[in-house]
RNA sequence: GGGGGCGUGGUCUAGCCAGGUUUAGGACGCUGGAUUGUCACUCCAGAGAUCGCCGGUUCAAAUCCGGUCGUCCCCG
Numbered sequence: 001g002g003g004g005g006c007g008u009g010g011u012c013u014a015g016c017c018a019g020g021u022u023u024a025g026g027a028c029g030c031u032g033g034a035u036u037g038u039c040a041c042u043c044c045a046g047a048g049a050u051c052g053c054c055g056g057u058u059c060a061a062a063u064c065c066g067g068u069c070g071u072c073c074c075c076g
Stems, first nucleotide, its partner, number of pairs: 001075007010028004020059001030046005052068005
């Protein structure tokens, strides 16, 4: 230099190919409450991500297109 994979709450991850239908869902963690003599377990409720960044297409983008950054792999 060329090609490809990945990037979504604190962590892991679904959704992306085929755009739309409650404001992006789940698990763990966190906060509060119930339960218990206490803790744990269990149950209930809650906070937390505008989807790496910028731009474009569209009535509408996490999703399509272009660029770019980070990381990993392959080729030279």
This is a predicted structure of a 76-nucleotide RNA (transfer RNA) from a Candidatus Bipolaricaulota bacterium. It matches the Rfam family "tRNA". By type it is a transfer RNA. The prediction has a mean pLDDT of 81.